[in-house]
RNA sequence: GGGGGUUUAGCUCAUCUGGUAGAGCAUUUGGUUCGCAAUCAAAAGGUAGUGGGUUCGAGUCCCAUAACCUCCA
Repeated sequence: GGGGGUUUAGCUCAUCUGGUAGAGCAUUUGGUUCGCAAUCAAAAGGUAGUGGGUUCGAGUCCCAUAACCUCCA
């Protein structure tokens, strides 16, 4: 220098052919318990690395760019 991949809630990851984002763990609240643990129920938590574009509508298609991983030189 060139090719490929990853970047979604605090963490680990889903989201098959575009239709306004979910799970587990963790956190908070409540129940069971004398209390803890454990377990059950509920809640809060992201607008999808960043910036544009296409579209009635994009995490999901296109372009640019950043970080990390990897292959070639």
Molecule: transfer RNA
Organism: Paludibacteraceae bacterium